The RNA shown here (transfer RNA) has 67 nucleotides and comes from a marine eukaryotic metagenome.
RNA sequence: CUAUAGUUCAGUCUGGAUAGAAUAUCUGCCUUCUAAGCAGAAGACACAGGUUCAAAUCCUGUUAGGA
Repeated sequence: CUAUAGUUCAGUCUGGAUAGAAUAUCUGCCUUCUAAGCAGAAGACACAGGUUCAAAUCCUGUUAGGA
């Protein structure tokens, strides 16, 4: 310094409605079949505690990784 979806990343600085994108996966459409394309679905805030009406976001500690 970093930890957010299977993977790669936003969002944190400045707390506020249902955490978003790409890719992958699944289903459907299309196609002689596959791929591509279109539509849809499911999927996540490292762990514990604190502050607050409200925490992914602020504070403390722990764990893991990197310089």
The RNAcentral record of the sequence draws on MGnify. Its Rfam family is "tRNA". Rfam describes the family as follows. Transfer RNA (tRNA) molecules are approximately 80 nucleotides in length.